[in-house]
Context: one part of a larger RNA
């Protein structure tokens, strides 16, 4: 220079009360404004206590601060079913023997690891200042062991099946959601009218179990023989005979029944606190139906079309080998009892908590998807919910 520029989106504040040494900014209330395919809600990654309560205001906060993601102290994360692991494999890593190499080491078989994939059992309601598919209530489900009963050829690290897969497109069936009506409860308006075709609010309920529908697939069943499937096979494959043909079997949303004489539910009553509004706790508790419309959700890894021809392995089903078998083992079914370990779980997550030196107008994968107008997730105004962007 200069007490100058600036104080980080022009979404916006106003009033009253409270607390306090002090209030434009904190708390409460009433208005106003902004977002609403987000500036709402929930996860992954990442962060690692920032979460909740009390207390404090030096420093941090672009101002003040009684406030805070700041200081101090205390508290908080509860699982057989969510996720990981005790299962499987991909790319890729490591790699017994092995091959190669002055050494170090490189490659690689068997194998062993490795999710971003496959497999695998829980829903509704309630509750905390802070956790909940984890606690509590109710109703389930899975696996293993043991016991009992019934019944029978059981058996793998091997064979076979299956798992098992591309892209695009169209039509159909259905549901979530929404809207309207019905029903239930309450209201009758400080100012002309408002007992009416009026106004306000509610009309919610899962997994599981049973039934097996719209639909999908499509010949299916039995017998005989058998050079293939590294051994075997009653399995698969191949050949053949008979019967049967649009049925059965398999699969399959949704609906209906049950779950539920339960839960939830506007509200009512009682008690406590309070000046009042009101708050907390307890008890009781109405209606709880129908239609329309409709998804990008489910049937569906379906169907049709196309060419660039679209993982693997295990769980699972089946076949026998070794072996064990009528005393017994093992398998299957039912019932009962017992067990189910370890780790994660707070909070933020289009952000003041992650990546950007900052409480930075930048960046960041997935999910949910209300109303009116509209082709629409555009746009405008709103709901639930959240904010007014720290001078």
């Nucleotide at each position: 220079g200069a007490g100058u520029a600036a104080c980080g989106a022009u979404a916006a504040a106003g009033c009253a009360g409270g607390u306090a040494a002090a209030a434009a900014a904190c708390c409460u209330g009433c208005u106003c404004g902004c977002c609403g395919a987000a500036a709402a809600a929930c996860c992954a990654a990442g962060g690692u206590u920032u979460c909740c309560u009390g207390u404090c205001c030096a420093a941090c906060g672009u101002u003040a601060a009684u406030c805070g993601a700041g200081g101090c102290a205390g508290g908080g994360u509860a699982a057989g079913c969510c996720g990981a692991u005790a299962c499987c494999u991909a790319a890729g890593g490591c790699g017994a023997g092995g091959c190669c190499g002055a050494a170090a080491g490189g490659c690689g078989u068997a194998g062993u690891c490795g999710a971003u994939g496959g497999a695998c059992a829980a829903c509704a309601g309630g509750u905390u200042a802070a956790u909940a598919u984890u606690c509590c209530u109710g109703u389930g489900c899975u696996u293993a062991a043991u016991a009992u009963u019934a019944c029978u050829g059981u058996g793998a690290u091997g064979g076979g099946g299956g798992g098992a897969c591309g892209a695009a497109g169209a039509a159909g069936g259905u549901u979530a959601a929404a809207u309207c009506a019905u029903c239930c409860a309450g209201g009758c308006g400080a100012u002309g009218g408002u007992u009416g075709u009026c106004c306000u609010g509610g009309u919610u309920u899962a997994a599981g179990c049973g039934u097996g529908u719209a639909g999908g697939c499509a010949u299916g069943a039995a017998g005989a023989c058998u050079a293939g499937g590294a051994a075997a096979a009653u399995c698969c494959g191949g050949u053949u005979u008979u019967c049967u043909u649009u049925a059965a079997a398999c699969u399959g949303a949704g609906g209906c029944g049950u779950u539920a004489u339960g839960a939830c539910g506007a509200g009512u009553u009682a008690u406590u606190a309070a000046a009042a509004a009101u708050a907390a706790u307890a008890a009781c508790g109405a209606a709880g139906u129908g239609a329309u419309c409709u998804a990008u959700a489910c049937c569906a890894u379906a169907c049709u079309u196309c060419c660039a021809a679209g993982a693997a392995a295990a769980u699972c089903c089946u076949c026998u080998a070794a072996a064990c078998u009528u005393u017994a083992a093992a398998a299957u079914a039912a019932u009962a009892u017992u067990a189910a370990a370890u780790c994660g779980u707070a909070c933020c997550c289009a952000a003041a908590a992650c990546c950007g030196a900052c409480a930075c107008a930048g960046g960041u994968g997935g999910u949910u998807a209300g109303g009116u107008a509209g082709a629409g997730u555009a746009u405008a105004c709103c709901a639930a919910g959240g904010c007014g962007c720290u001078u």
This is a predicted structure of a 391-nucleotide part of an RNA (large-subunit ribosomal RNA, domain III) from Buchnera aphidicola (Kurisakia onigurumii). Lineage of the source: Bacteria > Pseudomonadati > Gammaproteobacteria > Enterobacterales > Buchnera aphidicola. Rfam family: Bacterial large subunit ribosomal RNA. The RNAcentral record of the full RNA draws on ENA.